Transfer RNA from Halanaerobium polyolivorans, 77 nucleotides, folded computationally. The coordinates come from a structure-prediction model, not an experiment, and the mean pLDDT is 81. The RNAcentral record of the sequence draws on ENA. Its Rfam family is "tRNA". Rfam's curators write: Transfer RNA (tRNA) molecules are approximately 80 nucleotides in length.
[in-house]
RNA sequence: GGGGCUAUAGCUCAGGUGGAUAGAGCGGUAGAUUCCUAAUCUGCAAGCCACAGGUUCGAAUCCUGUUAGCCCCACCA
Numbered sequence: 001g002g003g004g005c006u007a008u009a010g011c012u013c014a015g016g017u018g019g020a021u022a023g024a025g026c027g028g029u030a031g032a033u034u035c036c037u038a039a040u041c042u043g044c045a046a047g048c049c050a051c052a053g054g055u056u057c058g059a060a061u062c063c064u065g066u067u068a069g070c071c072c073c074a075c076c077a
Base pairs, nucleotide, nucleotide: 001073002072003071004070005069006068007067010026011025012024013023019057028044029043030042031041032040050066051065052064053063054062
């Protein structure tokens, strides 16, 4: 230098080929249960879907660029 993959809640990840209030598990928190704790059950909070543009009536999803991480190839006296 060329190419590929990944980026979504505190953590691990789904979802995605455009449309409804963006989800799960773990974790956090409140309550129930318990003599107390754990376990179990019920509820709640937590995201402007990496960033910036574009297309569109409408973008987490499509297009372009950028950033970060990982991998492959090439070059290098």
Source information:
Taxonomically the source falls in Halanaerobium (Bacteria, Bacillati, Clostridia, Halanaerobiales).